[in-house]
RNA sequence: CUAAGACAAAGCCAAACCUGCUGAAAGGCUGGGACGGAAAGCUACGGGUCUGUAACAGAUAGCCGGGCUGCCUUA
Numbered sequence: 001c002u003a004a005g006a007c008a009a010a011g012c013c014a015a016a017c018c019u020g021c022u023g024a025a026a027g028g029c030u031g032g033g034a035c036g037g038a039a040a041g042c043u044a045c046g047g048g049u050c051u052g053u054a055a056c057a058g059a060u061a062g063c064c065g066g067g068c069u070g071c072c073u074u075a
Stems, first nucleotide, its partner, number of pairs: 002075004012037002017032002020029003035062001041068003045065003048060005
């Protein structure tokens, strides 16, 4: 540097649900909580899905794919 992987070690994230805040809504943030995750880190580029005031605007990265970055181990 490349590829593969979670067997190990150290760790990381956090579904549903509930509290508070926020938004027209989908949803987002915060605290609790763990269904799960080897990128469940970031990115709205393509597709899908959701919301709306439906031209269009917004959301979803834990829907699929792409791009960028990263710990450990093995080769």